[in-house]
Context: one part of a larger RNA
RNA sequence: GGAUGAACGCUAGCGGGAGGCCUAAUACAUGCAAGUCGAGCGGUAGAGUGACUUCGGUUGCUUGAGAGCGGCGCACGGGUGAGUAACGCGUACAUGACCUACCUUUAAGACUGGGAUAGCCCUGGGAAACUGGGAUUAAUACCGGAUGUGAUAAUACGUAUAGAGAUGUAUUAUUAAAGUUGAGGCGCUUAGAGAUGGAUGUGCGUCUGAUUAGCUAGUUGGUAGGGUAACGGCCUACCAAGGCUACGAUCAGUAGGGGGCGUGAGAGCGUGGCCCCCCACACGGGUACUGAGACACGGACCCGACUCCUACGGGAGGCAGCAGUAAGGAAUAUUGGUCAAUGGACGGAAGUCUGAACCAGCCAUCCCGCGUGCAGGAUGACUGCCCUAUGGGUUGUAAACUGCUUUUAGCAGAGACGAAACGCCUUCAUUUAUGAGGGUCUGACGGUAUCUGCAGAAUAAGCACCGGCUAACUCCGUGCCAGCAGCCGCGGUAAUACGGAGGGUGCAAGCGUUAUCC
Numbered sequence: 001g002g003a004u005g006a007a008c009g010c011u012a013g014c015g016g017g018a019g020g021c022c023u024a025a026u027a028c029a030u031g032c033a034a035g036u037c038g039a040g041c042g043g044u045a046g047a048g049u050g051a052c053u054u055c056g057g058u059u060g061c062u063u064g065a066g067a068g069c070g071g072c073g074c075a076c077g078g079g080u081g082a083g084u085a086a087c088g089c090g091u092a093c094a095u096g097a098c099c100u101a102c103c104u105u106u107a108a109g110a111c112u113g114g115g116a117u118a119g120c121c122c123u124g125g126g127a128a129a130c131u132g133g134g135a136u137u138a139a140u141a142c143c144g145g146a147u148g149u150g151a152u153a154a155u156a157c158g159u160a161u162a163g164a165g166a167u168g169u170a171u172u173a174u175u176a177a178a179g180u181u182g183a184g185g186c187g188c189u190u191a192g193a194g195a196u197g198g199a200u201g202u203g204c205g206u207c208u209g210a211u212u213a214g215c216u217a218g219u220u221g222g223u224a225g226g227g228u229a230a231c232g233g234c235c236u237a238c239c240a241a242g243g244c245u246a247c248g249a250u251c252a253g254u255a256g257g258g259g260g261c262g263u264g265a266g267a268g269c270g271u272g273g274c275c276c277c278c279c280a281c282a283c284g285g286g287u288a289c290u291g292a293g294a295c296a297c298g299g300a301c302c303c304g305a306c307u308c309c310u311a312c313g314g315g316a317g318g319c320a321g322c323a324g325u326a327a328g329g330a331a332u333a334u335u336g337g338u339c340a341a342u343g344g345a346c347g348g349a350a351g352u353c354u355g356a357a358c359c360a361g362c363c364a365u366c367c368c369g370c371g372u373g374c375a376g377g378a379u380g381a382c383u384g385c386c387c388u389a390u391g392g393g394u395u396g397u398a399a400a401c402u403g404c405u406u407u408u409a410g411c412a413g414a415g416a417c418g419a420a421a422c423g424c425c426u427u428c429a430u431u432u433a434u435g436a437g438g439g440u441c442u443g444a445c446g447g448u449a450u451c452u453g454c455a456g457a458a459u460a461a462g463c464a465c466c467g468g469c470u471a472a473c474u475c476c477g478u479g480c481c482a483g484c485a486g487c488c489g490c491g492g493u494a495a496u497a498c499g500g501a502g503g504g505u506g507c508a509a510g511c512g513u514u515a516u517c518c
Base pairs, nucleotide, nucleotide: 001518002517003516004515006514007513008512009511010510013370014369015368016367017366018365019363020362021328026326027325028324030323031322032321035072036071037070040069041068046063047062048061049060050059051058052057079281080280081279088206089205090204091203092202093201094200095199098198099197103194104193105192106191107190108189109188111145112144113143114142121134122133123132124131125130150175151174152173153172154171155170156169157168179186180185207253208252209251214244215243216242219241220240221239222238223237224236225235226234256278257277258276259275260271261270262269263268283304284303285302286301287300306317307316308315309314334360336359337358338357342356343354344353345352346351373404374403375402376401384394385393386392387391410454411453412452413451414450418445423440424439425438426437427436428435429434462507463506464505465504466503467488468487469486473502474501475500476499477498483490484489
């Protein structure tokens, strides 16, 4: 000198863009953050309407919330960096050892049956959370039989490849389905290919300590089996005695990794906040279930700590989601608006949900821009300060005064882009689909940005420093006192170094100080 997720002191006019718990992965009140589908299913309360009525109701039709079964989603999105020195990450390969819902494409199919169960109804237990029994009912829920394009397994034959269990043909065995509808479709089953996403293995790279020198028993390898999507001591039994290490094993400490970021001419050094990719975690620990995918932040079970409710028998909870609270701390924001746009889930769609997202609020935390006037004006006015003091110098064109301008702030008026898609209406092409054109509908931000007008210099300057380094000097006070100080050093009676004043220098809505890095 540069830099910062900064803090502190003094000061403060405006706008744009960005950023904002670095500490206690501490504890959390309250609200919201993941639902959706009636075009899978049975069907209710209610509403409308018709008939009958003893005016209490009964019954038919239409419509139909909530709840339930079922499907898809909840493994994404959002948060945090505790753990991890590791194939965790980065990079380059490999899988002849693998999986992949939804999507695209190709081939083939969807025949025939059955028994339940929630809901509803009846009836129990419990303070609650919740839960038991009986009767009955549906499905794209569940379970049989048939068929087998194919797939899987076994056996036989055989090809390519540097090599390897890839790939091909034949026989036998096993193995599937679901309906709904305006009859267009939307779905279902099996298999191949693709796409996407993941899994695993390997080479190289990846902090400090030797005042850590030896470490290891599923340990290292083999055989067989189990398990997995899959290879493998991944697990088990048996057999062998191996494996790692001075090119640093083991142990200890520290730490999420990278793209990047800061600095520097570079080499390098430091760093990993915001944004993007990967990993790990979700009160601490463990376990599996469901599922294409989890060993699952707002799922389940168990143990533990803590908090809460209780009728004392028993129950409930998990903000490292968005706000917010307490605590800690030098220190870090609103219990805001909208789904208008982008994206996501579900749905044929309308649409519903979305603290993702887009916006607004707070904060000079940073970066950038603008303003606080401009021109003229000497009797060089008054005050202040200084001196060699009847007088000079300086403050200083500074002020007064004259003319001009109006950014910005104020007031008044006009007022966006972001929104064309979906949907609806319509025209055309073609073959219903589908595509193209026209019209219409939709804005949280926001009466915001922006533009125009009005009046008036009007609404707007501070902070640090002035001994040398280092730009900027005099007076007064003090008298090794009070104090200053980054280093050298100032202060003991004329202090340009302390305190005040006048003047000056530097930067400027900021200026200094502290901390850290180069």
A computed fold for a 518-nucleotide part of an RNA from a Saprospiraceae bacterium, annotated as small-subunit ribosomal RNA, 5' domain. Rfam family: Bacterial small subunit ribosomal RNA. The coordinates come from a structure-prediction model, not an experiment, and the mean pLDDT is 86.